Notes
c-di-GMP-I riboswitch aptamer from a Syntrophomonadaceae bacterium, 89 nucleotides, folded computationally. Rfam family: c-di-GMP-I riboswitch aptamer. From the family's description: GEMM was predicted in a large-scale screen for bacterial structured RNA regulatory elements. NCBI's taxonomy places the organism under Bacteria, Bacillati, Clostridia, Eubacteriales, Syntrophomonadaceae.
[in-house]
RNA sequence: GACGAUCAACGGCAAACCCGCCGAAAGGCGGUGACGCAAAACUAAAGGGGCUAAGGCAUUUACAAUGCUAUCGCCAGCCAGUUGCCUUU
Numbered sequence: 001g002a003c004g005a006u007c008a009a010c011g012g013c014a015a016a017c018c019c020g021c022c023g024a025a026a027g028g029c030g031g032u033g034a035c036g037c038a039a040a041a042c043u044a045a046a047g048g049g050g051c052u053a054a055g056g057c058a059u060u061u062a063c064a065a066u067g068c069u070a071u072c073g074c075c076a077g078c079c080a081g082u083u084g085c086c087u088u089u
C1' cells in the first nucleotide's frame, strides 16, 4: 500500500408514531423519538425495481366515478453503481 473480516474502543446516521410547514398525491423539510444500519455517505430519463396521478387521454349527454399515463413528480433505509474515515486483530 492492497484485499478480506469486524471481538473491542471512540464515534456516526436515524425508522415508525406524534407535532408544525410545503405538496394534488407519493413524499419532502424541521422538531421529538430510536426500529435498525459497517457505508442507512453520494447517485433517480440516460442500470433495474417500486410509489403517486396534478395535468393529459379514454369511458359518460354532462357531472361524478373508473381505467391508462412520469424523458426532468417521488422512493437510495428495495436491488444496484460510485466513493470512503478512525481504531483493534
Stems, first nucleotide, its partner, number of pairs: 005089001012037002018031005035077001041082003047079002049075003055069005
The sequence was found by an Rfam model in a public genome assembly.